Predicted 3D model of RNase P RNA and transfer RNA as a complex of 442 nucleotides. It holds a member of the Rfam family "Bacterial RNase P class A". It is annotated as a ribozyme.
RNA sequence: GCGGAUGGCCGGAUGGCCGCGGAGCGUGAGCUUCGAGGAAAGUCCGGACUCCACAAGGCAACGGUGCCGGGUAACGCCCGGCGGGGGCAACCCCAGGGAAAGCGCCACAGAGAACAAACUGCCCAACGCGCGCAAGCGCUGCCUGGGUAAAGGUGAAACGGUGGGGUAAGAGCCCACCGCGGGGCUGGCAACAGCACCGGCACGGCAAGCCCCACCGGGAGCAAUGCCAAAUAGGGAUCCCGCGCGGGCCGCCUUGGUCCGGGAUCCGGGUCGGCAGCUAGAGCGUCGGGGCAACCCGCCGCGCAGAGGAAUGGCCAUCCAUGGGGGCAACCCCGGGACAGAAUCCGGCUUACAGGCCGUCCGCGCAU
RNA sequence: CAGUGGGUAGCGCAGUUGGUUAGCGCGCUCGAUUGAGGGUCGAGAGGUCGCCGGUUCGAGCCCGGCCCUACUCG
Repeated sequence: GCGGAUGGCCGGAUGGCCGCGGAGCGUGAGCUUCGAGGAAAGUCCGGACUCCACAAGGCAACGGUGCCGGGUAACGCCCGGCGGGGGCAACCCCAGGGAAAGCGCCACAGAGAACAAACUGCCCAACGCGCGCAAGCGCUGCCUGGGUAAAGGUGAAACGGUGGGGUAAGAGCCCACCGCGGGGCUGGCAACAGCACCGGCACGGCAAGCCCCACCGGGAGCAAUGCCAAAUAGGGAUCCCGCGCGGGCCGCCUUGGUCCGGGAUCCGGGUCGGCAGCUAGAGCGUCGGGGCAACCCGCCGCGCAGAGGAAUGGCCAUCCAUGGGGGCAACCCCGGGACAGAAUCCGGCUUACAGGCCGUCCGCGCAU
Repeated sequence: CAGUGGGUAGCGCAGUUGGUUAGCGCGCUCGAUUGAGGGUCGAGAGGUCGCCGGUUCGAGCCCGGCCCUACUCG
């Protein structure tokens, strides 16, 4: 210098004028102070909080998670390892338990696809032909009966791989190495790694198909929930009125009682509305300590939106980056500031993001 | 705030144990028939299966994330 990997931060600044919401002060005019984000977003996980249900707990069903250790209030998040894959490397990616519990699926192609399978081959025997007196040898043409997974071909996948021995030809049939399985020793908290021994191989893939194993989960959500509480309509209690007509009930009739009606007073429920929940919290920052890290501990300091159909905006000036045009240049003109916008609150994940800044590391080239 | 469904050709829709070619109707194009048009007959074109990843030998279908759209509850 070129190309790459990775971690973090900012994401316009200052001032003035007008305006909006909250809080405080003021009789009042008004004054003071605070006022969006790293994602406030998607609502994908985990909690706090509140109500409902339920002895505790267990089981079943359903849903979720899934290597090991740690962090955390908790998590499907984070950190550090292990194993596998990619890259020359820095580094990146992995839903990464179980396929010898059981069921299911494996299209097409191919001879054969899951208790494997002879299409072309290869080999043997018989048959046929030729040679030979004969024993036998040779040839491969058709057919028949066997053996064989070494070669061809199909496929994503062909029932261990490579090499040697062996054999009629072959084959873990035998041997060496690799792979696989088993128990053991050593190291490690563990996942796992290493070592030697034993076993000739028995065990294809898919569990983001059912399933098995381990662990986790009661349900709903601030429009939760609690308090105050209007008009109108309706409900209840007491008293009064009518004590008249009609109806129901006390089985029927008489008498009587009571309800249905009207008025007054009181009570209670819900609705409109108001208040609380509502922001001091797993809080933020400096410093120190522990830890590889995530994170934890301690001291000191800070006060950091709380609206409720819902405020957080506009203009001007100077500067900062930045795009276009003109000019040799100084400079001038025009444009314009990424994604986006709190709604009970936190911890994460995911997604969007113009431009810029600060590191750390790797490869290659050149110079020393 | 909490949840449910859909996205496949220009339009309306199918597509199930994941499997060879993704189909159907209307529409469109070309040809034949007709003097011409319609109709009819024959032939044909047209698909990033909303997007990006993953699982698998193989994905419209299974899983995760995102986008758009319709709707429900108080």